[in-house]
RNA sequence: AAUGUUCUUCGAGGCAAGGUGAAAUUCCUGACCGGCGGUGAAGUCCGCAACCCGCGAAAGCGGUGGAAUCCGAUAAUCGGUACCGAUAGUAUAGUCUAGAUGAUAGAAGAAUGAU
Numbered sequence: 001a002a003u004g005u006u007c008u009u010c011g012a013g014g015c016a017a018g019g020u021g022a023a024a025u026u027c028c029u030g031a032c033c034g035g036c037g038g039u040g041a042a043g044u045c046c047g048c049a050a051c052c053c054g055c056g057a058a059a060g061c062g063g064u065g066g067a068a069u070c071c072g073a074u075a076a077u078c079g080g081u082a083c084c085g086a087u088a089g090u091a092u093a094g095u096c097u098a099g100a101u102g103a104u105a106g107a108a109g110a111a112u113g114a115u
Base pairs, nucleotide, nucleotide: 004112005111006110007109008108009107010106017029018028019027031095032094033085034084035048036047037046038045043083044082052063053062054061055060068081069080070079087098088097089096
């Protein structure tokens, strides 16, 4: 220095201001937000997780999985302009509430042994 094993911690943000209405952070104007790894700095490229669906007693396995163009050329990451966003509840929700004091991709650290 690399790798293995065990453990600990961390691990998602966001409707300001107004309009209509009996009622809306859900509609309208407008505002705001962007998990993890890769790549050359990415919500929209590649891969993964979450959510959702199916099977299963469970562990787990399988499936599904949104959205981009233009200029430029180091950049599909910058700049311009667009677009997208699980389920349940409720006046129709990416932003409220709930499952969730949950879980995961993963990140950091510690211990330990071998090479």

Description: The RNA shown here (FMN riboswitch aptamer (RFN element)) has 115 nucleotides and comes from Lactobacillus crispatus. Of the family's consensus pairs, 84% are formed in the model. Rfam family: FMN riboswitch aptamer (RFN element). Rfam's curators write: The RFN element is a highly conserved domain that is found frequently in the 5'-untranslated regions of prokaryotic mRNAs that encode for flavin mononucleotide (FMN) biosynthesis and transport proteins. Its mean pLDDT, the model's own confidence on a scale to 100, is 77.